[in-house]
RNA sequence: GAUAGAGGCGCGGCGUUCAAGAGUACACCCCCGCACGGAAGCAGCUUUCGCGGGAACGGAAAGGGAACAUCGCCGAAGUAAAGAAGUGCAGCUGCGUGUUUCUUUACUGGGCCGUCGGAAAAGAUCCGCCGGACUGUCACGCGAGUGGAGUGCUAUC
Numbered sequence: 001g002a003u004a005g006a007g008g009c010g011c012g013g014c015g016u017u018c019a020a021g022a023g024u025a026c027a028c029c030c031c032c033g034c035a036c037g038g039a040a041g042c043a044g045c046u047u048u049c050g051c052g053g054g055a056a057c058g059g060a061a062a063g064g065g066a067a068c069a070u071c072g073c074c075g076a077a078g079u080a081a082a083g084a085a086g087u088g089c090a091g092c093u094g095c096g097u098g099u100u101u102c103u104u105u106a107c108u109g110g111g112c113c114g115u116c117g118g119a120a121a122a123g124a125u126c127c128g129c130c131g132g133a134c135u136g137u138c139a140c141g142c143g144a145g146u147g148g149a150g151u152g153c154u155a156u157c
């Protein structure tokens, strides 16, 4: 240097079903209020027609989750920042913002539990810092143990 492996409630993707989302958003009709100015992320121009509340009648979906099945794997994968491209927010321009993919850099061995913080409808779940024990691996050590990080460890050539 190449190849092949190991950690275990191991990691991630697609699909089907189910619960929840939710009697929510939203649509028609009626009533009340505001208004020739307002509303559609901000500004300008244009375009459209209302904006808010209540009642009644109808009434979703997505992200996230569980189970099953299947596929790819062991920096599996995740997070943060920067860059590039695409796309949504009525149209155009500028800005802003959400989101998807790729590249680069940095950090994290792994799952579990907990405080705090963030996302989310959420007592679900996910993410981040910190803490705790456990576990795999290597090193040190007489022993009890201690320490390191996957750019590691083991095996073969």
Stems, first nucleotide, its partner, number of pairs: 001157005008074001010073004015068004026058001030054005038049003041095006077108013109135002112132003116128004137148004
Predicted 3D model of a 157-nucleotide RNA (Lysine riboswitch aptamer) from a bovine gut metagenome. The sequence is in RNAcentral, with records from MGnify. Its mean pLDDT, the model's own confidence on a scale to 100, is 81.